[in-house]
Context: one part of a larger RNA
RNA sequence: GAUGAACGCUAGCGGCAGGCCUAACACAUGCAAGUCGAGGGGUAGAGGGUGCUUGCAUCCUUGAGACCGGCGCACGGGUGCGUAACGCGUAUGCAACCUGCCUCCCACAGGGGAAUAGCCCAGAGAAAUUUGGAUUAAUGCCCCAUGGCACACCGAGACGGCAUCGCCUUGGUGUUAAAGUAACAACGGUGGAAGAUGGGCAUGCGUCCCAUUAGCUAGUUGGUAAGGUAACGGCUUACCAAGGCUAUGAUGGGUAGGGGUCCUGAGAGGGAGAUCCCCCACACUGGUACUGAGACACGGACCAGACUCCUACGGGAGGCAGCAGUGAGGAAUAUUGGUCAAUGGUCGCAAGACUGAACCAGCCAUGCCGCGUGCAGGAUGACGGUCCUAUGGAUUGUAAACUGCUUUUGUACGGGAAGAAACACUCCUACGUGUAGGGGCUUGACGGUACCGUAAGAAUAAGGAUCGGCUAACUCCGUGCCAGCAGCCGCGGUAAUACGGAGGAUCCGAGCGUUAUCC
Numbered sequence: 001g002a003u004g005a006a007c008g009c010u011a012g013c014g015g016c017a018g019g020c021c022u023a024a025c026a027c028a029u030g031c032a033a034g035u036c037g038a039g040g041g042g043u044a045g046a047g048g049g050u051g052c053u054u055g056c057a058u059c060c061u062u063g064a065g066a067c068c069g070g071c072g073c074a075c076g077g078g079u080g081c082g083u084a085a086c087g088c089g090u091a092u093g094c095a096a097c098c099u100g101c102c103u104c105c106c107a108c109a110g111g112g113g114a115a116u117a118g119c120c121c122a123g124a125g126a127a128a129u130u131u132g133g134a135u136u137a138a139u140g141c142c143c144c145a146u147g148g149c150a151c152a153c154c155g156a157g158a159c160g161g162c163a164u165c166g167c168c169u170u171g172g173u174g175u176u177a178a179a180g181u182a183a184c185a186a187c188g189g190u191g192g193a194a195g196a197u198g199g200g201c202a203u204g205c206g207u208c209c210c211a212u213u214a215g216c217u218a219g220u221u222g223g224u225a226a227g228g229u230a231a232c233g234g235c236u237u238a239c240c241a242a243g244g245c246u247a248u249g250a251u252g253g254g255u256a257g258g259g260g261u262c263c264u265g266a267g268a269g270g271g272a273g274a275u276c277c278c279c280c281a282c283a284c285u286g287g288u289a290c291u292g293a294g295a296c297a298c299g300g301a302c303c304a305g306a307c308u309c310c311u312a313c314g315g316g317a318g319g320c321a322g323c324a325g326u327g328a329g330g331a332a333u334a335u336u337g338g339u340c341a342a343u344g345g346u347c348g349c350a351a352g353a354c355u356g357a358a359c360c361a362g363c364c365a366u367g368c369c370g371c372g373u374g375c376a377g378g379a380u381g382a383c384g385g386u387c388c389u390a391u392g393g394a395u396u397g398u399a400a401a402c403u404g405c406u407u408u409u410g411u412a413c414g415g416g417a418a419g420a421a422a423c424a425c426u427c428c429u430a431c432g433u434g435u436a437g438g439g440g441c442u443u444g445a446c447g448g449u450a451c452c453g454u455a456a457g458a459a460u461a462a463g464g465a466u467c468g469g470c471u472a473a474c475u476c477c478g479u480g481c482c483a484g485c486a487g488c489c490g491c492g493g494u495a496a497u498a499c500g501g502a503g504g505a506u507c508c509g510a511g512c513g514u515u516a517u518c519c
Stems, first nucleotide, its partner, number of pairs: 001518003005515005012371006018364002020329001025327003029324003034071003039068002045062008078282003087207008097199002102195002105192004110144004120133005150175008159166002180187002208254003215245003220242008257279004261272004284305005307318004335361001337360003343357001344355004374405004384396005411455005419446001425440007463508005468489003474503005484491002
């Protein structure tokens, strides 16, 4: 000098930040991922009409929840257990790869079928849940057609390169598509080529301590073939060979997420990896795959285990390292708050819905910065305190009283924002048929907050540590190697500037000290 700090004493305000470093310990409760009726069938309910047997039948309009289907749930948010590794950083490569939504371009969308949820009927179970039958729809599923762009195989030709090879043109054979809503527009669907974005893989270099760890390795190292993958590869398998790493530290053990950055230092270095950003890993513990463009998936599935809970004992349910909050641990770390107004995300044509992301508010001197607790005058240098060489002086001290001034701040009252521009709707203009631009209109959680004005009134506001040397600041009293102090040297045994109190002084100041850690 610094800190995600803690503790002691003290405390007026504001702005901006920060806030479980310990038990990746266990979690009550609420919320944190939904959305689309312009994909589908359609119900309860509501309103209206008719018939009347007065509570039933039927018709019309509207229509929640649930169900099928699409997209999202792989983002956002949390944590740092594991990991010494191509994990991260940096620089390259992929002639070995994938990429939903988005942008541009090309081509297309013809015909048919079988189911299934829901609804209805009948059951099982304490519950969670579940069984059977009948019937039905779709942008759900299947079949046929079309295609020669795409893919596979067999060929021909031109060009190029970086070993394997790449790219372009062309012939033949085989295989694969589609979906509607609404009828004005609009939004969609299928195949292909390219782009963008996001990822995957490989490689050079760098990346802690221990040699009181010296040898390690059988899918091990390489080859052939096959399988698998989006893709290369012992990634996996069969066969063959006997290799591969290591004193330039293999293997083993310990510790640890990495980086941008942060602290310190003149620098070189040393230390750290909180907040914010990028990457990685994880989601009660271990394992597995499914779906999907993307996961081996925090609030999905299955299995095993530990734990907790419900039970009618037959069986079931759960996962806060999301936001709050609780217990425990600890020296120690906050509200079971508000709003989607802005920014962003998902879905939707849109209106909009959802969003503990986010924006705000609450708590805490935890930190940094700023402001205030008055200013000027005022000497019989008052009273009181303390000290002395004591009828008197010194100091506290212009300090107080007293006089004048100001009103930051606080209090009261009044006014009162920016953050909002859009979307949608409407009008106009341009090109010309759905885009762009302009005008109008609408929307604020924070918040009656910030800020501004007016009024009265010094009014509402100072402490902490130290004073032997280092080290700025000295005297008196008490105590008497006691009580005690102390970072080091060391003080204290009767004149203690070192202990305790007082007066005075010094240094900082809404803080001041102590402890811990780093330079």
This is a predicted structure of a 519-nucleotide part of an RNA (small-subunit ribosomal RNA, 5' domain) from an uncultured bacterium. RNAcentral holds the full RNA, with entries from ENA, Greengenes and SILVA. It matches the Rfam family "Bacterial small subunit ribosomal RNA".